A computed fold for a 349-nucleotide part of an RNA from an uncultured bacterium, annotated as small-subunit ribosomal RNA, central domain. The prediction has a mean pLDDT of 85.
Context: one part of a larger RNA
RNA sequence: UUGGGUUUAAAGGGUGCGUAGGCGGGCGCAUAAGUCAGGGGUGAAAUACUUCAGCUCAACUGGAGAAUUGCCUUUGAUACUGUGUGUCUUGAGUAUAUGUGAGGUAGGCGGAAUGUGCAGUGUAGCGGUGAAAUGCUUAGAUAUUGCACAGAACACCGAUUGCGAAGGCAGCUUACUAACAUAUAACUGACGCUGAAGCACGAAAGUGUGGGGAUCAAACAGGAUUAGAUACCCUGGUAGUCCACACUGUAAACGAUGAUUACUGGAUGUUUGCCGGGUCACUGGUGAGCGUCUCAAGCGAAAGCAUUAAGUAAUCCACCUGGGGAGUACGUCGGCAACGAUGAAACUC
Numbered sequence: 001u002u003g004g005g006u007u008u009a010a011a012g013g014g015u016g017c018g019u020a021g022g023c024g025g026g027c028g029c030a031u032a033a034g035u036c037a038g039g040g041g042u043g044a045a046a047u048a049c050u051u052c053a054g055c056u057c058a059a060c061u062g063g064a065g066a067a068u069u070g071c072c073u074u075u076g077a078u079a080c081u082g083u084g085u086g087u088c089u090u091g092a093g094u095a096u097a098u099g100u101g102a103g104g105u106a107g108g109c110g111g112a113a114u115g116u117g118c119a120g121u122g123u124a125g126c127g128g129u130g131a132a133a134u135g136c137u138u139a140g141a142u143a144u145u146g147c148a149c150a151g152a153a154c155a156c157c158g159a160u161u162g163c164g165a166a167g168g169c170a171g172c173u174u175a176c177u178a179a180c181a182u183a184u185a186a187c188u189g190a191c192g193c194u195g196a197a198g199c200a201c202g203a204a205a206g207u208g209u210g211g212g213g214a215u216c217a218a219a220c221a222g223g224a225u226u227a228g229a230u231a232c233c234c235u236g237g238u239a240g241u242c243c244a245c246a247c248u249g250u251a252a253a254c255g256a257u258g259a260u261u262a263c264u265g266g267a268u269g270u271u272u273g274c275c276g277g278g279u280c281a282c283u284g285g286u287g288a289g290c291g292u293c294u295c296a297a298g299c300g301a302a303a304g305c306a307u308u309a310a311g312u313a314a315u316c317c318a319c320c321u322g323g324g325g326a327g328u329a330c331g332u333c334g335g336c337a338a339c340g341a342u343g344a345a346a347c348u349c
Stems, first nucleotide, its partner, number of pairs: 003321004007303002012317001014201004021194003025088007033081002035077008049065006091191001092188003095184006103177007110154001114150008125136002162169002206247006216240001220236004258316006266293012298305002322349003331342004
């Protein structure tokens, strides 16, 4: 490289948008670039191959043939691909109507809890643990009542739920905004799919500047435990946790399963539309999601998957090629740094 693969053995990019490229719906006409057929030219000789001949044979040598799978030119064919043109509506999009949701951004408001402060009642303990101690407390704690302040998170509803490309999103409300679905089949008429580069988004932790700081809590201190205990347990406690702006760009970023399209048995629950029936208990049909089950076929090394495929196929992208060395070294690019991206070899089994 080919082949074969990528849920769990090595292997799906964290996610999207999208450039080049690759691939691309139905019908007609034209063209004849690809494609196919015939003719012509060329494709040096030697070598190699087949056959015949010459040295007694062979090696060797000579003759002939085929081959030289290619290129150029010419005459045709037109199914497919391409190109041009016309047309169509089922792919895609638009419009109108309706509906859905923790989708996003910004503002306002709320109650419970926690902590703190002040005041009242009240008196000797509180707290904590396996048991204790450190700690707090007669300068009046813990408990309880009232008032005030602060920051963070939103119990119940809540779900096998919903929304979002992923990360993720949950008190109530307002404004702005994005998406999806259904119905109609009115409009456009292939406008599509994928997507190397590139761009954007991207949990937590971390970084910078400025705020904020209730809770929790790396580091740290003390008390225990223990042979020791740089831990597990306890009492404290700083970064951080929160906000704004700017970076970082990684996760078991997981469904460990790339995107799109088509096809292939059933059963059942649920969310949300639409069209019906109805005795208003329900029930039939048809879409779009989220789940479960058994298998049916099929697939799979098995576990298992099974219309949400890991089945049957097609297009495009990404990735893998024994373990260790190693996601290391070097170089380059990015970053304030931490570090990230790219990414070997020697050697060894």